[in-house]
Molecule: Bacterial small signal recognition particle RNA
Organism: Porphyra umbilicalis
RNA sequence: AUCCCGAAAGCGUAUAAUUGUAUAAACAUAAUCUUGUCAGAACCGGAAGGUAGCAGCAAUAAUGUUUACCUACAAAAGAUAUGAUUUUCGGGUGUUC
Numbered sequence: 001a002u003c004c005c006g007a008a009a010g011c012g013u014a015u016a017a018u019u020g021u022a023u024a025a026a027c028a029u030a031a032u033c034u035u036g037u038c039a040g041a042a043c044c045g046g047a048a049g050g051u052a053g054c055a056g057c058a059a060u061a062a063u064g065u066u067u068a069c070c071u072a073c074a075a076a077a078g079a080u081a082u083g084a085u086u087u088u089c090g091g092g093u094g095u096u097c
Stems, first nucleotide, its partner, number of pairs: 003092007011083005018075005023068006034059004042051003
């Protein structure tokens, strides 16, 4: 040299966790450009009645908040396990002087 053992770091793979987004539920939420009901008032009509419709009320949208981690995806630094044609170090074997 070769071979064997061990350690550390790096790399690959897997798992769980963290965070975020999506997802589920609930809540909040619209002067007007959403819906319904439309007081008052206005208009049409001989009349009966009708028309449009502000405010208010209700519902919901975009959006936001909370909860849940069931599921999916993503992320950097870490954790655990594991792998070998990665590097370095230590020990042994062994060769030469």